[in-house]
RNA sequence: GCAAUAGCCGACUAGGGUUCCGGGCUGCCGAUCAGCGGAUCGACGGCUGACUGGUCCGAGAGUUGGCGACCUCCUUCGAGGUUACACGGCGGGAUAAAAGCCCGGGAGAA
Numbered sequence: 001g002c003a004a005u006a007g008c009c010g011a012c013u014a015g016g017g018u019u020c021c022g023g024g025c026u027g028c029c030g031a032u033c034a035g036c037g038g039a040u041c042g043a044c045g046g047c048u049g050a051c052u053g054g055u056c057c058g059a060g061a062g063u064u065g066g067c068g069a070c071c072u073c074c075u076u077c078g079a080g081g082u083u084a085c086a087c088g089g090c091g092g093g094a095u096a097a098a099a100g101c102c103c104g105g106g107a108g109a110a
Base pairs, nucleotide, nucleotide: 007067008066009065010064011063012062015057016056020054021053022051023048024047025046026045027044029042030041031040032039033038068083069082070081071080072079073078085105087108091103092102093101
């Protein structure tokens, strides 16, 4: 000094809550042990995410893989490369619920 594009999908993570499972507390009933203080287990309810978890949600500005697009070389097959940068509300929406989810690379700032 240096051409072109600035897309889509999957998996995961930071993060997030509480439908379901599990954990904790509690009510009542039953069984067993114990022995008059109760303890454990089980059934059915209630509360709890200021419960580590499993399931679940999950990034434009996180990770990674694939596809696509583009550039260069090459007769072809094919090979190599690029896909940059990115501060950010309030409010609203979905779901059981919340969020870095969606509105949204929006408003605004620079």
Source information:
The RNA shown here (Guanidine-I riboswitch aptamer) has 110 nucleotides. It was read from a public genome assembly, where an Rfam model found it. It matches the Rfam family "Guanidine-I riboswitch aptamer". About the family: This family represents a conserved RNA structure found upstream of the ykkC and yxkD genes in Bacillus subtilis and related genes in other bacteria. The function of this family is unclear although it has been suggested that it may function to switch on efflux pumps and detoxification systems in response to harmful environmental molecules. Rfam links the family to the GO term regulation of gene expression.